Annotation:
The RNA shown here (transfer RNA) has 71 nucleotides and comes from a Patescibacteria group bacterium. The sequence was found in a public genome assembly. The organism belongs to Bacteria candidate phyla, within Bacteria. It matches the Rfam family "tRNA". By type it is a transfer RNA. Model confidence (mean pLDDT): 82 of 100.
RNA sequence: GGGCCCAUAGUCUAGUGGUAAAACACGCCCAUGGCAUGGGUGAGUCGCGAGUUCGACUCUCGCUGGGUCCA
Numbered sequence: 001g002g003g004c005c006c007a008u009a010g011u012c013u014a015g016u017g018g019u020a021a022a023a024c025a026c027g028c029c030c031a032u033g034g035c036a037u038g039g040g041u042g043a044g045u046c047g048c049g050a051g052u053u054c055g056a057c058u059c060u061c062g063c064u065g066g067g068u069c070c071a
Stems, first nucleotide, its partner, number of pairs: 001070007010024002013021001018054001026042006047063005
C1' cells in the first nucleotide's frame, strides 16, 4: 500500500427494513437479626458523517478504531 471482516447498555452478546433485547453488573423494594443468596421492579445502548427509503441498528458511500490475510 491492497483485499476481507467487525463496531449495539458499564461488560459480553442477540437483533439484518416497521416500538432495540438477554445475561452479568448497577439503583429501589421484599424475604433474613445481619451478610451471602433468591424474588419483584427500574435506569441505562445502535462509533461519526452523508445517501437511499414513507420508514435505517439493518441497505449504499466516506471517515475513525480494531482484527485478519497478501505485498